[in-house]
């Protein structure tokens, strides 16, 4: 330099055009003499950044950033 993959809640990940979700973690409550476990609830997102297409974009297109893998050239 070229090619491919990944980036979504604190963490691990779903979501492939029509209201952004789950598990774990956190907080509150119930239960217990108390703790753990269990149950119920709550909060937490500029969906990596900037543009474009569209009535409508996490999703499609372009550029860029970060990480991972592969290939190649030069010194």
């Nucleotide at each position: 330099g070229c090619c491919g993959g990944a980036g979504u809640a604190a963490c691990u990940c779903a979501g492939u055009g029509g209201u952004a979700g789950a598990g774990u973690a956190g907080c509150u409550c119930u239960u217990u003499c108390g703790u753990a476990a269990a149950g119920a609830g709550c909060a937490a997102g500029u969906c990596g950044u900037g543009g474009g297409u569209u009535c409508g974009a996490c999703c499609c297109c372009c550029a860029c950033c970060u990480c991972c893998g592969g290939c190649u050239c030069c010194a």